[in-house]
RNA sequence: UGGGGCAUAGUAUAAUGGCAGUACGUCGGUCUCUGGAUCCGAAGAUCAAGGUUCGAAUCCUUGUGCCCCAG
Numbered sequence: 001u002g003g004g005g006c007a008u009a010g011u012a013u014a015a016u017g018g019c020a021g022u023a024c025g026u027c028g029g030u031c032u033c034u035g036g037a038u039c040c041g042a043a044g045a046u047c048a049a050g051g052u053u054c055g056a057a058u059c060c061u062u063g064u065g066c067c068c069c070a071g
Stems, first nucleotide, its partner, number of pairs: 001070007010024004018054001026042004047063005
């Protein structure tokens, strides 16, 4: 420099263009002699800016970061 891929809660990982879930973790409660174990509940996320669409995490464009391949 060229080509390809990825970006979603603190972490990991789902999501036919139609309510953004799950697990661990965190917080509150329950239980307990105590608790790090059990059970119940809660908060918390779509890389950024545009476009298409009734509707975008998803499709398109540009940018940013990371990874892989080629030179």
This is a predicted structure of a 71-nucleotide RNA (transfer RNA) from a Candidatus Dadabacteria bacterium. It matches the Rfam family "tRNA". Rfam describes the family as follows. Transfer RNA (tRNA) molecules are approximately 80 nucleotides in length. RNAcentral holds the sequence, with entries from ENA. The coordinates come from a structure-prediction model, not an experiment, and the mean pLDDT is 82.